Predicted 3D model of a 481-nucleotide part of an RNA (small-subunit ribosomal RNA, 3' major domain) from a metagenome.
Context: one part of a larger RNA
Formats: sequence, C1' cells, structure tokens
RNA sequence: UGACGGGGGCUCACACAAGCGGUGGAGGAUGUGGCUUAAUUCGAGCCUACGCGAAGAACCUUAUCCUGGUCUUGACAUGCUUGGGAAGCCCGUCGAAAGAUGGGGGUGCUCUUCGGAGAACCCUUGCACAGGUGCUGCAUGGCUGUCGUCAGCUCGUGUCGUGAGAUGUCGGGUUAAGUCCCUUAACGAGCAAAACCCUUGUCCCUAGUUGCCAGCGAGUUAUGUCGGGGACUCUAGGGAGACUGCCGGUGUUAAACCGGAGGAAGGUGGGGAUGACGUCAAGUCCUCAUGGCCUUUAUGAUCAGGGCUGCACACGUCCUACAAUGCGGUGUACAAAGGGAAGCGAUCCUGCAAAGGCAAGCAAAUCCCAAAAAGCACCGCUCAGUUCGGAUUGCAGGCUGCAACUCGCCUGCAUGAAGCCGGAAUCGCUAGUAAUCGUGGGUCAGCAUACCACGGUGAAUGUGUUCCUGAGCCUUGUACA
Repeated sequence: UGACGGGGGCUCACACAAGCGGUGGAGGAUGUGGCUUAAUUCGAGCCUACGCGAAGAACCUUAUCCUGGUCUUGACAUGCUUGGGAAGCCCGUCGAAAGAUGGGGGUGCUCUUCGGAGAACCCUUGCACAGGUGCUGCAUGGCUGUCGUCAGCUCGUGUCGUGAGAUGUCGGGUUAAGUCCCUUAACGAGCAAAACCCUUGUCCCUAGUUGCCAGCGAGUUAUGUCGGGGACUCUAGGGAGACUGCCGGUGUUAAACCGGAGGAAGGUGGGGAUGACGUCAAGUCCUCAUGGCCUUUAUGAUCAGGGCUGCACACGUCCUACAAUGCGGUGUACAAAGGGAAGCGAUCCUGCAAAGGCAAGCAAAUCCCAAAAAGCACCGCUCAGUUCGGAUUGCAGGCUGCAACUCGCCUGCAUGAAGCCGGAAUCGCUAGUAAUCGUGGGUCAGCAUACCACGGUGAAUGUGUUCCUGAGCCUUGUACA
C1' cells in the first nucleotide's frame, strides 16, 4: 500500500421489512446430469452453465457421432508440368447413392503463310501444396459475461517522507453521482458520472396522399363511395418547452433541501442506447483470425442408412391446470406494432373441421395476413374429480416436403390419466410496474409452451434500516501478500 475480520462509524440497493404473484407437489414442453447405446457429435458448470451456442436435428443441417460403400493434387485456392479435348449436351452398364466404366454427337473466340498456333474452360500425368468443427481459450487477437450504470480509477507540477509511498481523492455539509459548495500544501487535469444521441409525454409551424371528414353538394339498403375541403385525427420534417427559472421557509450570505405557484410535464419527467482503471489464467481455437503441436490413400473429401429425439431416475427453466372473480354457448365492442412477390392471398363455392377449388387486389398509410383477446349482454352448469382439467390411447382425415417408420404439425369422432393450491426451502416485482389478456415478427418447405417485440385491462404495499445478502467511503486490528 492492499486484502481480510462472526471490529467500529456513515451510506446505498426489491437487500430485508410491508405487499402482490409464483417456483418447490401434478401432467406436459424444453435444457442438463446420469444411465443406456454401434453412435446417442461438441461446447457451456455457484452467482456469471442448464428454453445457453441452436433465430427452429425427418434428408440436408451434422461436426473424428455410428454402421457400411467410395475418392486420393483431392469438395475448395494459386502456380508449374505430361498428353488429349472447346465448353457443354445426350444415351447406356454395375450400384442404395456416391462412384466406377462404355458409347454417341458437337465446334464457338483471337491470330493465320490455311499446315497450324494461342487464350479461356474440361479431362488427364507429375510436383509445390490444398484440407482438418483435430489439440492447446493456461501461447493469443477479437468479441462477450460478471462485480456494476457501482462511483470510482488515475496523471502533471508542487510539497512531505531515507524509502516503499503519502498528499491531492482527507474533513464539514450536500447529491443518484469524486454531484456541487466550504475548509484546506496543495494547484490543476484526464478516464468514468452528467450532458450531447434515440424514443415517449404538451403546444406551434410547414406539408395533405394511399391517411382524415367538421361544414357544402352528389349518391347508396349501407360504407370518405364521389365532387370537394385542410378545420380535426394522423403521418413526418422543423421549432418551442423544464432551467431549482419564480415565491416562501431551512441552511454557513454557500452548495443544496422542504413546501408552493404556474405548467402537458418539476427537480435526472418516463424508457433506451451508452459500461472507467481493473477482477475472475471467467467464456469462446466449433463465428472469425492466429502461434505451436498433430494428421496427409486420412483426424481430409464424398454417399446411403442410422444417431443427436434413446429412459428405472435426479435437477433447472417454462406451459396447462386443480375451477364459479370459473367453464361452455350465442350475440356484440375497442388496439398497437409488424410482415407480404418462388410472397400475402379477399369475396364466392365444397367440407363438421383441418383444409381444398376458382380467383380479385396488392412491391402496399391504398390490397392481404386480420378474428384482436380479456371486456360487455343473455342463456346453461351449482361445488361434483364435475359441462373443471386435459395427459394418454384408438380410428378417420388434412398440409408441407423426393420422403413424415424411427422422428413433423394440424383437424374431427371416441377415450378422459394425474391434479382439489403444493414440505423444507426459494424467485420476481415500487406504476402504466406486478398480475392478467391477446397480437405480430425472426428462424422457417413444414414445425414455437422458446426468443424478440407490440398494445388492451390494470392493482397492493413501503416513506423504515434492527436483522439477512451485496456494494461504496472513513477508521481500527493483523503472525496474510
């Protein structure tokens, strides 16, 4: 100087407390361990692995996964070299395919002395080499997680100390903040904090189509449908607005805090992006790059089939429930944000339905996906393993796709399991939040209870810091570095 303490002081955080809803019990989905297997490819391992890499394993993907069949200058790159042929196309044989093997027809471009030569491209011989999701993340770059959006981490000069170092950065206040003020052997500065950026909340200006429709006119069973209009909503550009600016009080005449006015918004208005010096030899050599090592008729390449989906079991994360604030039926209302051409697909017709047929419109503020759902109204159910719950299984179908057996999704009929609110323990959340309800998107031929986004309805509690956990500053002890 640090680190540590079941030392002290001060302070903070959904850390506790106060509340609301869960997990832990059930069934299922998914990941992991284990077991099994010819193989169940690899990585990730407290917080910070376990719906994680994987934004989607039937083949492909896919890997030194396994069982077999094949290739050896190679699936891919560059250069040289032998021989031949334009490229490319078509037809066989063996075969699961890959591959091996045989045959047919075929001549473009440039130069030309018409003999041929040359450039691409293909086959072939040989050589340099290619290749490796092989090893080492404890050789590395890059990227990422975490402490933590915590308030810290440092430097120059000066001063003090023999020196390591100290001071500044301490102290008194204050703040979300090393934020600011005062004091002061310190005076300044940098990286973080804040601000600048995006979005949302109010108003104004500009613009008015594909959006809007107040007034005027036309038309319809009806609809901004048409003429028209720019008021309004909205769209998307520009601007205004919030600064402790104003008032009162407290405070050291300070910084600031408390209350108030005005205001759409008040003291960082809400949300996001943004992550200092460093820590964990944290993670990743399987994104990529890369040193070293290993491999080279194989650890490379290719094909078929299988596996990654196996199932006495254990754990994590979710979904659906156990019901009446509910379930079912009928009717009816109100979103936002997205996507669409090898696409979204209306209306109509067929089908109980999944879906199918015909097919309009739309590169989309125009058309389509599209029905929002919870809600509201009425009816049924009346506390029951039930009109709750839907697992499982049988049959019949539909869709995608060469192909749904291993191993996809959906529909109808039938079947109707566990489950009556969950032990010890444990998680999230402070407001448009929790809870709850649907909607869209990426991936994607098909496949979503996952992920990412969107809106609808919309609480309770706390104004405390004794305790648990983590963190910051000061101080103290130490036989630790």
It matches the Rfam family "Bacterial small subunit ribosomal RNA". RNAcentral holds the full RNA, with entries from SILVA. Its mean pLDDT, the model's own confidence on a scale to 100, is 82.